RNA sequence: GGUGCCUUCGUCUAGUGGUUAGGACACUAGGUUUUCAUCCUAGCAGCAGGGGUUCGAUUCCCCUAGGCACUG
Numbered sequence: 001g002g003u004g005c006c007u008u009c010g011u012c013u014a015g016u017g018g019u020u021a022g023g024a025c026a027c028u029a030g031g032u033u034u035u036c037a038u039c040c041u042a043g044c045a046g047c048a049g050g051g052g053u054u055c056g057a058u059u060c061c062c063c064u065a066g067g068c069a070c071u072g
Stems, first nucleotide, its partner, number of pairs: 001071007010025004018055001027043005048064005
């Protein structure tokens, strides 16, 4: 240099064009408990960046950035 794959709450992860982007852990608040832990309830928080296609994009296409693998 070339080719392919990946990027979603703080972390891990689901989501193959439409309905509120869901779950677990973590965190916060409350309940329970003599206290802590456990348990229960509620809350907080996210689509790497830009452009395109489409009535509509996390999803399809292109470019960029970062990461991984293979290869000249």
Transfer RNA from a bacterium, 72 nucleotides, folded computationally. Its Rfam family is "tRNA". Rfam classes the family as a transfer RNA. The prediction has a mean pLDDT of 81.